[in-house]
Order: sequence, then structure tokens, then C1' cells
RNA sequence: UUCUUAUCAAGAGAGGUGGAGGGACUGGCCCUGUGAAACCUCGGCAACAGACUCUUGUAGUACUGUGCCAAAUCCAGAAAGCUUUUAUGCUUGAAGAUAAGAA
Repeated sequence: UUCUUAUCAAGAGAGGUGGAGGGACUGGCCCUGUGAAACCUCGGCAACAGACUCUUGUAGUACUGUGCCAAAUCCAGAAAGCUUUUAUGCUUGAAGAUAAGAA
């Protein structure tokens, strides 16, 4: 990097350095000098895999490996279906993120 499977309306931030961007992409809409990104420290959330426990389960713990801590993956997206007052709404899906496995 690609493929497969699962999940994605819940949850969880302070301080320091830094100094203008950030929310994947496009459009929108937002966040941001009352301090963006990034990095560091400490804290927290979750429970995918490993480990452990016993009541052996769609269980628990949170030790290890990851992940995450504005807004539903912030909303919509190519395509298809349902509904319809032809406006919209809903579902699948696409794209993306994370984990585990494989190449």
C1' cells in the first nucleotide's frame, strides 16, 4: 500500500512550548489571537486484539499493544431503492477513520 471482517447518533481535557491555521477530500457549515496545527507532561474515555478472573457470557478487569478526548464520521457526496405535496425525508451504498487478520 491492497484485500477481508467488525464498529463508527454513546464516552472522555488541563498545563507547557508554539504562533496561524484546523475539522481526510469537494461543497456547505463551523472551530480558532479568549491562541489553530504540531510537539511535550499529566489526566481521562472506550474495550478491538493479547493477558488475567470466574458465574464461561453478547461477562468482567483495564495490566500490555493500539485508538480516541468540539459539533452524528459536523452535514451532504458516485450509484441504487422506498416515500412524496416533486419539496423533502429514510435506507443501502460510496468515501473515510479505527481495530484484527491476510497478501
SAM riboswitch aptamer (S box leader) from Pallidibacillus pasinlerensis, 103 nucleotides, folded computationally. Rfam family: SAM riboswitch aptamer (S box leader). Rfam describes the family as follows. The SAM riboswitch is found upstream of a number of genes which code for proteins involved in methionine or cysteine biosynthesis in Gram-positive bacteria. Rfam links the family to the GO term regulation of gene expression. The organism belongs to Pallidibacillus, within Bacteria. Of the family's consensus pairs, 97% are formed in the model. Model confidence (mean pLDDT): 83 of 100.